Context: one part of a larger RNA
Formats: sequence, C1' cells, structure tokens
RNA sequence: CUGGGCGUAAAGCGUGCGUAGGCGGCUAUUUAAGUCAGAUGUGAAAGCCCCGGGCUUAACCUGGGAACUGCAUUUGAUACUGGGUAGCUAGAGUUUGGUAGAGGGGAGUGGAAUUUCAGGUGUAGCGGUGAAAUGCGUAGAGAUCUGAAGGAACACCAGUGGCGAAGGCGGCCCCCUGGACCAAAACUGACGCUGAGGCACGAAAGCGUGGGUAGCAAACAGGAUUAGAUACCCUGGUAGUCCACGCAAACAACGAUGCCGACUAGCCGUUGGGUCUUUAAGGAGGCUUGGUGGGCGCAGCUAACGCAAUAAGUCGGCCGCCUGGGGAGUACGGCCGCAAGGUUAAAACUC
Repeated sequence: CUGGGCGUAAAGCGUGCGUAGGCGGCUAUUUAAGUCAGAUGUGAAAGCCCCGGGCUUAACCUGGGAACUGCAUUUGAUACUGGGUAGCUAGAGUUUGGUAGAGGGGAGUGGAAUUUCAGGUGUAGCGGUGAAAUGCGUAGAGAUCUGAAGGAACACCAGUGGCGAAGGCGGCCCCCUGGACCAAAACUGACGCUGAGGCACGAAAGCGUGGGUAGCAAACAGGAUUAGAUACCCUGGUAGUCCACGCAAACAACGAUGCCGACUAGCCGUUGGGUCUUUAAGGAGGCUUGGUGGGCGCAGCUAACGCAAUAAGUCGGCCGCCUGGGGAGUACGGCCGCAAGGUUAAAACUC
C1' cells in the first nucleotide's frame, strides 16, 4: 500500500466554529483536462513466455515471435467526472407573523431552614452511639418565645418533562441576548456537507490576586472500635465549597455509539404547533401534519448481549482512531503551564 475494523473484545477527538483539502442537486449548451478508441515513435540487448534449431539428452547455446501492462506526439469519441456559459428550485438560506423552554449574561428581590448574637421564661441536663466517650451545660446549657446579623441553597410545582453543541442549566421579577419549532406566502438561486492544522467553549478538584465564610468539610486534633485502626462511627475543625478577575484543560467529559444526507413493517405513550367538533367559560374529545424526547417490536444486522426510522439495518460523503498482554499513556526530546501537571509519544526487556 492492498485489506479488516471501532456500543460491551484494541479502537469515535469532551464539544462546537471553521482554513486548506476531499466530496457535492436538476436542465441546456460549450470545452475536451480526466476517461475511452485508433495511428505513429519509443519502450537497448540479455532474461521471462510461445514456436523452432544445435551439442547422444539436459543444463547450456542459438533463430523467430510475443510481451515489455509505460511514456510522448497525433487523430477522433463525449456517456460520466472536471472547466466555461446560461437557466431552474427539490438542498441550503432570507423575510413576515406566532409558540414553548431550569438556553446564556447582568441587576434586583422573597420566604423556609441551619448557625451565631441580644433579650424573656425556665432548670439539670444536652448531645451523640451498636454501646459509649471526647464535647456543651449551674459563669444557667438544651427546650421555648421575641428580635437582629450573615452566608449558602431554592421544598412543593417536578415529570424515562423542558432547554443547550457539549460541559451543563431549577425561587420570583426586570434588562440585554443565542438557538429551536410552527403556519402561510414571497424572495435568493447550490450560496452545500465534512473538516488535517487553527480558534473558541469546556464538570469537579487545583493554582494566582483580592474579597466572603451560615452550613458542609480533605488535612489536622481528640473520643471510640480493634490484635493494631495512620480507616469505617462520634465530637470538633482549616483549606476548599461562594463572589470578582486571571490560569489550568485532565474525567466512566458515556448513548462507553463522530458529523451530514437518503432509503427500509407496525403498535403504545409523551412534549410543542396547526386544524375540526363540543362547551356560557375554564376546559374536554377526535382527526391530520411536521418536530422532540421515550417504551415495545418485524425484516435485517450482531460472537452473543442486544440494536431495530433517535439503527448497531441498507447505502453515499468527509474526518478521527485501532493492530497481542506487560513495560506505558511511561522515558527522552519538542510545545504549553506560576505550579500541579497537560499534550505529542517510543524502546530495551519480558510473557
């Protein structure tokens, strides 16, 4: 290179935007680069292959042919691909009017609860556990009532519900803002798909500077348990968890399933929109269509499990990745980072 693969066996980049590149709808016309055909030249000889000849045969030698799958020039063909031109609307997009939503950013605000503080009532316990103890409490705790402070999170609603590219997003109100969907028309006219590099976003923990700190809580201290107990249980408790700005970029970043498009039985429920019937209204019911997120199930696929219109089925386009286990996602080097470390990524040796 040819080939085989990537849900769970090795293998889909965490996610998106997008450069180069690769690939690309319908019609007409033109060109003839790719493609196809013919001709000419060349493709040394030897060798290989075929048919002969010469050494008694063979090896060997020798004559002729074929082949040399290629290249160049030239003459043609025009279905397909490419280039040019003109057009089209089924892909893609724009406009108008609506719809749902924890989509994002900022500002404000509400109640419950925990904790602490102040005050009142009140007296001997509270707390905690398997049982205890450490701890708190006669300097008045716990309980209960009133008030205040402050931080963090938003019960019910809540739902195999919704939104988002992923990470993720949940009290309420306002401002700014992204996307999706629906209806009916009009418009642009292939403007598309994917995407090496690149850029952006990216949970938790962690780092830097400054703030904040109610609860929780690595580390740490003490009490227990135990043979021991650097744990599990208990009492405390600092970073951290929160905010602003800046880094970091690793994850079971999972649907362990890349993105886009086309096609291939049905059934059930769900969310959003349109429409019809009914109702005084709220609302209820039915039909239809497209979308979304689920459960079954046929064909088919699969090693099996299972998947099955949200495919792991049947195909096309593009990217990424895999090639026995360990050594090792390590060493060295490069690049990135304040550091922690990240990324790229071997070999010896061994089974």